Predicted 3D model of a 74-nucleotide RNA (transfer RNA) from Hyphococcus sp.
Its mean pLDDT, the model's own confidence on a scale to 100, is 81.
The sequence was found in a public genome assembly.
Rfam family: tRNA. Rfam classes the family as a transfer RNA.
RNA sequence: GGCCCCGUAGCUCAGCUGCAUAGAGCAACCGCCUCCUAAGCGGUAGGUCGCAGGUUGGAAUCCUGCCGGGGUCG
Numbered sequence: 001g002g003c004c005c006c007g008u009a010g011c012u013c014a015g016c017u018g019c020a021u022a023g024a025g026c027a028a029c030c031g032c033c034u035c036c037u038a039a040g041c042g043g044u045a046g047g048u049c050g051c052a053g054g055u056u057g058g059a060a061u062c063c064u065g066c067c068g069g070g071g072u073c074g
Base pairs, nucleotide, nucleotide: 001073002072003071004070005069006068007067010026011025012024013023019057028044029043030042031041032040050066051065052064053063054062
């Protein structure tokens, strides 16, 4: 350098066959329970979906370029 895969909440990931307000588990915080803690149960907050542009009425999702990580070929 060519090709392929990945980048979504603090962490691990789902969604990627375009449509509603972007989700789950764990973690955090609040409450219930308990003599206390843990466990369990209920709730709350947390994201410009790597960056920029394009297509579209509408993009996390399609297209292009770039950045970062991994693999492979020479």